[in-house]
């Protein structure tokens, strides 16, 4: 001076499903159950390229009460970023043996 990271700020992005049981006129509320980080009291929770999600997807296999539950698909196809900025590395100048 540079590169790169943990971390920070600020800006962005992004999902919100299956189910039992009540109340209603009701497609609306409430009280549980199941996977999750998260299943709408949220100023939360993840994720910003080691990318969350989303598309193909009324997909394909497995298992479940059920389900986008789990796996495949998938090194597919998209997808939101600046700043600073501890350790460390690296280049370069200067000085001393």
């Nucleotide at each position: 001076c540079g590169c790169a990271u943990a971390c920070g700020a600020c800006a962005g992005g992004g999902g919100u499903g299956c189910u039992g049981g009540g109340g209603u006129g009701g497609u609306c509320c409430c009280c549980g159950g199941c996977u999750g980080a998260g299943a709408g009291c949220a100023g939360a929770c993840c994720c910003u390229c080691c990318g969350a999600c989303c598309u193909g997807a009324u997909c394909c296999g497995g298992g479940u009460a059920a389900u986008g539950c789990c796996g495949g698909c998938g090194c597919a196809g998209g997808g939101a970023g600046u700043c600073g900025g501890c350790c460390g590395c690296g280049a370069u100048c200067c000085c001393c043996c």
Molecule: TPP riboswitch aptamer (THI element)
Organism: Gemmatimonadota bacterium